This is a predicted structure of a 516-nucleotide part of an RNA (small-subunit ribosomal RNA, 5' domain) from a Candidatus Nomurabacteria bacterium. Rfam family: Bacterial small subunit ribosomal RNA. The RNAcentral record of the full RNA draws on SILVA. The prediction has a mean pLDDT of 84.

Context: one part of a larger RNA
RNA sequence: GGAUGAACGCUGGCGGCGUGGAUAAGGCAUGCAAGUCGAACGGAUCUUUUACUGAUGAAGCUGCGAUUACAUCAAGGUGACUGAUUUAAAAGAUUAGUGGCAGACGAGGUAGUAACACGUGGGUACAUCCCCUUUAGUCGCGAAUAGCCCACCGAAAGGUGGAGUAAUACGCGAUGGUCUCGCAAGAGUAAAGAUUUAUCGCUAAAGGAAUGGCCUGCGGGGUAUCAGCUAGUUGGCAGUGUAAUAGACUACCAAGGCUAUGACGCCUAGGGGAGGUGAGAGCCUGACCCCCACCGAUGGGACUGAGACACGGCCCAUACACCUACGGGUGGCUGCAGUCGAGAAUCUUCCACAAUGGACGAAAGUCUGAUGGAGCGACGCCGCGUGAUUGAUGAAGUCCUUCGGGACGUAAAGAUCUUUUAUGAGGGAAGAAGUUUAUUGACGGUACCUCAUGAAUAAGGGGCUCCUAAUCUCGUGCCAGCAGGAGCGGUAAUACGAGAGCCCCGAGCGUUAUCC
Repeated sequence: GGAUGAACGCUGGCGGCGUGGAUAAGGCAUGCAAGUCGAACGGAUCUUUUACUGAUGAAGCUGCGAUUACAUCAAGGUGACUGAUUUAAAAGAUUAGUGGCAGACGAGGUAGUAACACGUGGGUACAUCCCCUUUAGUCGCGAAUAGCCCACCGAAAGGUGGAGUAAUACGCGAUGGUCUCGCAAGAGUAAAGAUUUAUCGCUAAAGGAAUGGCCUGCGGGGUAUCAGCUAGUUGGCAGUGUAAUAGACUACCAAGGCUAUGACGCCUAGGGGAGGUGAGAGCCUGACCCCCACCGAUGGGACUGAGACACGGCCCAUACACCUACGGGUGGCUGCAGUCGAGAAUCUUCCACAAUGGACGAAAGUCUGAUGGAGCGACGCCGCGUGAUUGAUGAAGUCCUUCGGGACGUAAAGAUCUUUUAUGAGGGAAGAAGUUUAUUGACGGUACCUCAUGAAUAAGGGGCUCCUAAUCUCGUGCCAGCAGGAGCGGUAAUACGAGAGCCCCGAGCGUUAUCC
């Protein structure tokens, strides 16, 4: 000198683009972050329509009766119309449950790991949901079960029993391209329908695309104050196991295997693309973004599935926390916000699915803290502004002075302009694509354009002995203090403190920490 995910001190006008929990992988209140499909299925609820049923009951008519002078009262019956309610069917809507697909992606973190984890170059004994291409098929039947209903237990979480029911759920049979067994004959081995006139599915096989598993050469930390390590250890044979190879595992056999070219141990650490610096060689780093790996309170385990040994799935154990009727239950922010704690230190419990992408769906669409945006922080980079021209009696004031004067200084005031910015008013996007039309914008009445007002709204920080650009006066008197180094201060301190002046940078300027 350059750099930083920085922090601290003083100061602080605006915009754009970035960036922001580096410490305690410490604990977490609350809300949201993964659902979707009624064109797989039976119900339930609601609405409408049609048909059935027909509670209520005015006038009039009638009258069991009562009082009676006419006449009046009156249980009940009939009765137009209204149509509560019941039952059945159809259509539409909503949806708890069964079922399918997705929850293995996306999002977060770097604890562990010195390793085929990563990078790069090879290899093959393997797998693949969805997608694309091609071929063949999609026949017959059955038994359950959830929901619902009934009964019961429990504080709750939840559970038990009974009856009955559907399916693209489950099972059996047929067929058999493929595959398996077999010398052969032969045996075994699949499917699912929906809705309505055209699709979407389902099963099997072959190929593709893309992705993954496994093996391997080479490469990249420290330490010898770690020198020997190893019995599933090294190899063989037979099996088990897997999608697949293999001591991966199990029996038996042999005695091997690694190591100063650093085995084994210990310490540290996610790796790479990249970033910083440097003329380069190199040295240092691994924030943001991208790729890969690993992790999901801690430690184990499997289930389902094409794919997990699964962050917002299951089981067990442990610690912690919460609820409890004390019998028992519940939980996992290293998702987005937010909170406590520790810390020098790091943001909103925001808006929207309009765009891009993802899941499901035939679609409409639903979901999406991914994402798109806004908010906060001078944390960084870049840009702009805080006015321009003129103005000498060199005003006042302050400082210095050899008392003559000198400096601040065209600086101010004053005059003439301008309006970036600011404020107000008017107009107002692109981002929008989906078959042409129509509809659809969170950002946002934002960017931008026009007009108006008025210099109006906007400057500080550090330094001035030498290194090192920039000095005088006063105060202090080895005190108070300064300081990166040399050093300064003990009565005229250009080095401490203050003022004036000057120098550097400028919405920043200094200090500290770290790297080159």